[in-house]
RNA sequence: GCCAGCGUAGUUCAGUGGCAGAACAACUGUUUUGUAAACAGUAAGUCGGGUGUUCGAUUCACCCCGCUGGCU
Numbered sequence: 001g002c003c004a005g006c007g008u009a010g011u012u013c014a015g016u017g018g019c020a021g022a023a024c025a026a027c028u029g030u031u032u033u034g035u036a037a038a039c040a041g042u043a044a045g046u047c048g049g050g051u052g053u054u055c056g057a058u059u060c061a062c063c064c065c066g067c068u069g070g071c072u
Stems, first nucleotide, its partner, number of pairs: 001071007010024004018055001026042005048064005
């Protein structure tokens, strides 16, 4: 330099056009002499940035940024 994939909660990921979710982690409560476990609940997102398409974009198109892999 060329090609492909990925970027969504603190972490790992789902969601492929119609109100953004799960698990773990965190916090609070119940339980316990106490801790852990268990159970119940709470909080946490400008969905990498921009432009466009659309009535409507996490999702589609283009540009840029970052990461990973392949080729040279």

Transfer RNA from a Candidatus Spechtbacterales bacterium, 72 nucleotides, folded computationally. The sequence is in RNAcentral, with records from ENA. Model confidence (mean pLDDT): 83 of 100. It matches the Rfam family "tRNA". By type it is a transfer RNA.